A computed fold for a 350-nucleotide part of an RNA from a metagenome, annotated as small-subunit ribosomal RNA, central domain. The prediction has a mean pLDDT of 88. Its Rfam family is "Bacterial small subunit ribosomal RNA".
[in-house]
Context: one part of a larger RNA
RNA sequence: CUGGGCGUAAAGGGAGAGUAGGCGGGAGAAUAAGUUAGAAGUUGAAUAUAUAGGCUUAACCUAUAACCUGCUUCUAAUACUGUUUUUCUUGAGUAUUGGAGAGGGAGAUGGAAUUCCAGGUGUAGCGGUGGAAUGCGUAGAUAUCUGGAAGAACACCAGCUGCGAAGGCGGUCUCCUGGCCAAAUACUGACGCUGAGGCUCGAAAGCUAGGGGAGCAAACAGGAUUAGAUACCCUGGUAGUCCUAGCCGUAAACGAUGGACACUAGAUGCUGGAGGAGUCAAUCCUUUCGGUGUCGGAGCUAACGUGUUAAGUGUCCCGCCUGGGGAGUACGCUCGCAAGGGUGAAACUC
Numbered sequence: 001c002u003g004g005g006c007g008u009a010a011a012g013g014g015a016g017a018g019u020a021g022g023c024g025g026g027a028g029a030a031u032a033a034g035u036u037a038g039a040a041g042u043u044g045a046a047u048a049u050a051u052a053g054g055c056u057u058a059a060c061c062u063a064u065a066a067c068c069u070g071c072u073u074c075u076a077a078u079a080c081u082g083u084u085u086u087u088c089u090u091g092a093g094u095a096u097u098g099g100a101g102a103g104g105g106a107g108a109u110g111g112a113a114u115u116c117c118a119g120g121u122g123u124a125g126c127g128g129u130g131g132a133a134u135g136c137g138u139a140g141a142u143a144u145c146u147g148g149a150a151g152a153a154c155a156c157c158a159g160c161u162g163c164g165a166a167g168g169c170g171g172u173c174u175c176c177u178g179g180c181c182a183a184a185u186a187c188u189g190a191c192g193c194u195g196a197g198g199c200u201c202g203a204a205a206g207c208u209a210g211g212g213g214a215g216c217a218a219a220c221a222g223g224a225u226u227a228g229a230u231a232c233c234c235u236g237g238u239a240g241u242c243c244u245a246g247c248c249g250u251a252a253a254c255g256a257u258g259g260a261c262a263c264u265a266g267a268u269g270c271u272g273g274a275g276g277a278g279u280c281a282a283u284c285c286u287u288u289c290g291g292u293g294u295c296g297g298a299g300c301u302a303a304c305g306u307g308u309u310a311a312g313u314g315u316c317c318c319g320c321c322u323g324g325g326g327a328g329u330a331c332g333c334u335c336g337c338a339a340g341g342g343u344g345a346a347a348c349u350c
Stems, first nucleotide, its partner, number of pairs: 003322004007304002012318001014201003021194003025088007033081002035077008049065006091191001092188004096183004103177007110154001114150008125136002162169002206247006215241002220236004258317006266295011299306002323350003332343004
């Protein structure tokens, strides 16, 4: 390479929209490029193979045949694929009426708590721990009451809930805005799926500039603990955490499970619609579509498990793996302000 694989053994890209490419629904017609059949030409010699012959045999030599496949041309076939064309509606989409939602962006606003400031009451402690100490406090703390300021996060509702492609999203209101679902019709007529490269988004931490800074808190300081204690515990505390603009581009970015479509027993919750039955208010029963959980049959699996939300049965496209270490390292290239990211070996060794 062929192949076999990718939940946990090596292996699904962090996620999306999409270029090239690959693949692609039903019916009719044309064509004959692929495809199939036949014919002709060509496919160097030697070697190798088979048979026969020549040196006494063999090696060696000679002849003939087959082989090797491909290419070109012609003729024919038309099932499939392709191309052109006509057509269809079930895939896809558009319109209409409703619906749910922590989906995104901007602005405004609310209460609780915390800390600080000012004042009142009040007096010797407070705080902290396993126990203490550092720390705070007679310059009046802690506690309590009144008033004020600031920043950050939104208790209850809250849920195995919902929304989003993923990251993620949670007080309230307004504006702008994306997607999704259901029900009926009408319309377009395959307009679809996937997607190398490139592009966009992408937690936290980190970086640049300017703000902000209540609480928390790397670093740091002190107190303890201990043989030591560069920790765990305590008292403090700076970056940071917050906002604006830009960068970084990584995570156990996890369902450790790529996307799309079709098919293949069920049971039971939650959630969003629609229809039916019903003393039409609750309710319960039932049908159906979308989502999200639990259990479970067949099947699959090394087992665990999975099981209509597949890891079952199939098709299409992409990514990735190929013993452990060396190593996600070196070198080169590239991106970045940097930190570092992407790509990514070998010697050697077991």